The RNA shown here (Lysine riboswitch aptamer) has 162 nucleotides and comes from a bovine gut metagenome.
RNA sequence: AAUAGAGGCGCAGCCGACAGGAGUACCGCCUGGGAGCCCCGGCCAGGGCUAUGAGUGGGCGAAAAAGGGAAGGCUGCCGAAAUGCGGGCAGGGCCGAUGGACCGCGUUGGGCAUGGGGAGAAUAUCUCCAUGACUGUCAUGGCAAAGCCAUGGAGUGCUAUU
Numbered sequence: 001a002a003u004a005g006a007g008g009c010g011c012a013g014c015c016g017a018c019a020g021g022a023g024u025a026c027c028g029c030c031u032g033g034g035a036g037c038c039c040c041g042g043c044c045a046g047g048g049c050u051a052u053g054a055g056u057g058g059g060c061g062a063a064a065a066a067g068g069g070a071a072g073g074c075u076g077c078c079g080a081a082a083u084g085c086g087g088g089c090a091g092g093g094c095c096g097a098u099g100g101a102c103c104g105c106g107u108u109g110g111g112c113a114u115g116g117g118g119a120g121a122a123u124a125u126c127u128c129c130a131u132g133a134c135u136g137u138c139a140u141g142g143c144a145a146a147g148c149c150a151u152g153g154a155g156u157g158c159u160a161u162u
Stems, first nucleotide, its partner, number of pairs: 001162005008078001010077006018069001027061006036049003040096005081108007109135002112132008137153007
């Protein structure tokens, strides 16, 4: 250097009954109300609706969807993959917010539990940080030893073969 492997509620993708979203949004009618309203926010421009009653409160009727989850199945894999920061296409213009793909730099061996932060309709779920034991691996030390224990490190690692 190449090839092949190991960790285990292992990682990612696709399909998915179903739960939930939600008796919510939207729509129609009644009523209160009385001048604004419609785009992620502000300003401008343009267009539309509105005293034949806007935005909005309440009541009645009818009534969804998406993201996310999901028993189970299939596929590809073992930096699998995830994530932080910065840059970066939401359109009529400017500023801001958000921002997929992509680029740069960084973090994380793995899953779990607890606490906190963020996202979310949500006690689901995802994610970040901290702590804790567990687990795999290597190094060092100890025990007479198979092996066990203690401490420490990180996947650009470890094991095997050539």
Rfam family: Lysine riboswitch aptamer. The literature on the family includes a 2003 paper in Cell by Mandal et al., "Riboswitches Control Fundamental Biochemical Pathways in Bacillus subtilis and Other Bacteria". About the family: Riboswitches are metabolite binding domains within certain messenger RNAs that serve as precision sensors for their corresponding targets. Allosteric rearrangement of mRNA structure is mediated by ligand binding, and this results in modulation of gene expression. Its mean pLDDT, the model's own confidence on a scale to 100, is 77.